[in-house]
Context: one part of a larger RNA
RNA sequence: UGACGGGUCCCCGCACAAGCGGAGGAGCAUGUGGCUCAAUUCGAUGCUACGCGAAGAACCUUACCAGGGCUUGACAUGCAGCUGCACGCCCCGGGAAACCGGGGAAGCCUUCGAGGGUGCUGCACAGGUGCUGCAUGGCUGUCGUCAGUUCGUGCCGUGAGGUGUUUGGUUAAGUCCAUCAACGAACGCAACCCCUGUGCUUAGUUGCUACCUCGCCUUCGGGUGAGAGCACUCUAGGCAGACUGCCUGUGCAAGCAGGAGGAAGGUGGGGAUGACGUCAAGUCAGUAUGGCCUUUAUGCCCUGGGCUGCACACGUGCUACAAUGGCCGGUCCAAUGGGAAGCAAUACCGCGAGGUGGAGCCAAUCCCCAAAGCCGGCCCCAGUUCGGAUUGGAGUCUGCAAUUCGACUCCAUGAAGUAGGAUUCGCUAGUAACGGCGCAUCAGCUACGGCGCCGUGAAUACGUUCCCGGGGAUUGUACA
Numbered sequence: 001u002g003a004c005g006g007g008u009c010c011c012c013g014c015a016c017a018a019g020c021g022g023a024g025g026a027g028c029a030u031g032u033g034g035c036u037c038a039a040u041u042c043g044a045u046g047c048u049a050c051g052c053g054a055a056g057a058a059c060c061u062u063a064c065c066a067g068g069g070c071u072u073g074a075c076a077u078g079c080a081g082c083u084g085c086a087c088g089c090c091c092c093g094g095g096a097a098a099c100c101g102g103g104g105a106a107g108c109c110u111u112c113g114a115g116g117g118u119g120c121u122g123c124a125c126a127g128g129u130g131c132u133g134c135a136u137g138g139c140u141g142u143c144g145u146c147a148g149u150u151c152g153u154g155c156c157g158u159g160a161g162g163u164g165u166u167u168g169g170u171u172a173a174g175u176c177c178a179u180c181a182a183c184g185a186a187c188g189c190a191a192c193c194c195c196u197g198u199g200c201u202u203a204g205u206u207g208c209u210a211c212c213u214c215g216c217c218u219u220c221g222g223g224u225g226a227g228a229g230c231a232c233u234c235u236a237g238g239c240a241g242a243c244u245g246c247c248u249g250u251g252c253a254a255g256c257a258g259g260a261g262g263a264a265g266g267u268g269g270g271g272a273u274g275a276c277g278u279c280a281a282g283u284c285a286g287u288a289u290g291g292c293c294u295u296u297a298u299g300c301c302c303u304g305g306g307c308u309g310c311a312c313a314c315g316u317g318c319u320a321c322a323a324u325g326g327c328c329g330g331u332c333c334a335a336u337g338g339g340a341a342g343c344a345a346u347a348c349c350g351c352g353a354g355g356u357g358g359a360g361c362c363a364a365u366c367c368c369c370a371a372a373g374c375c376g377g378c379c380c381c382a383g384u385u386c387g388g389a390u391u392g393g394a395g396u397c398u399g400c401a402a403u404u405c406g407a408c409u410c411c412a413u414g415a416a417g418u419a420g421g422a423u424u425c426g427c428u429a430g431u432a433a434c435g436g437c438g439c440a441u442c443a444g445c446u447a448c449g450g451c452g453c454c455g456u457g458a459a460u461a462c463g464u465u466c467c468c469g470g471g472g473a474u475u476g477u478a479c480a
Stems, first nucleotide, its partner, number of pairs: 001480002003477003007474007015464002019427005026319008034310002042053002064305007073125001077124006084118002089104006108116002127294002130292003136288001138283003141279001143277001148187006154163003167178003193271004198240007207230003212227006243265001246259005321420001325379007337368003342361002347356003386417001391412007433456007
């Protein structure tokens, strides 16, 4: 100087407390461990692995296994030789295919030297998801969006080093103020960026419809179409607006408390943004890359299987156990976003998944039903009109192909489950909780996952004694 302490003091954080809803019990989905297996490919492992890499494992993917094949190779560059021929296509035989063997037809340019392309043979070499993340780059997680980490000069100390950065206030903040052997500065904080909340302005189609005109319907309230208009909504460019600016109190000041005006008030809300460093943290399987290993195989191709295996254990989720509910009928209101090998309306067929057909749309134009909610009815507390697992049958769709191993529909079946022990998680406001919708990946889909969007919309916070994590000061130390 650090690190550590079941030392002390100060401060903060959904850390506790106060609340709301969950997990832990059940069924299923998914990941992991274990077990099994010819293989169940590999990686990730306290917080910081476990719906993680994987924003899509039937084949492919695919790296694993079995079997069958190839050896200058699936791919790159160069050299030499050989001739033929462009590549390719067709036929026959073997075969599961890859591949192997045989045959056929047609056929480039040309300055006639050759050259380009291609094939074969040979040689250099290619190839490797083989090892090492403890040889590395790059990228990432984490402490932590915590408020810290340092430097120059000066000063102090024999020196390691200290000071500055401490102290007293204050702040979300090493934020600012006061003081001080310090004075300045850098990386962080904040601001500058994006979205959102208010207004003004510009623009008015595919958007909008208050007034005006016309047509149609009408239960006379209104609805709908066209003209017309750009007021309003909206869209998307510009601008304004918030700064403790104003007032009061308090304080040396910084600031704090209250108030006014205002759409918004003290960082308005959200996002992006992650200092010096820590964990030899993670990744050689995203790519790059040193070294090592392999070269008729640890490379490459194909068929089939596996990654989906199941006495069990754990994590993350979904659905429930019902009446604030289930079922049936009616009815109201979104936003994000996607669409050409695409989205698909009206219509017709089917109980339905879906099929036939195809208007419109390269999209503010066309398509993609919001659901909870509200109104009415049935159920009457039961393993039920709760719950939907499991199983049988019949089907639909995608795809070369759904047996291993897809999703969905209909009929039948109707399991566990009556609120979950110890323990444990999230959340402070348009948040939690509840409800649906969209998208990426994608032929299809094991999505109940992920990322977004809107609708409905709470409770509670006395407080900092305690648990956990962190920041600062100080103290002890047989630690470095």
Overview:
A computed fold for a 480-nucleotide part of an RNA from a metagenome, annotated as small-subunit ribosomal RNA, 3' major domain. Model confidence (mean pLDDT): 83 of 100.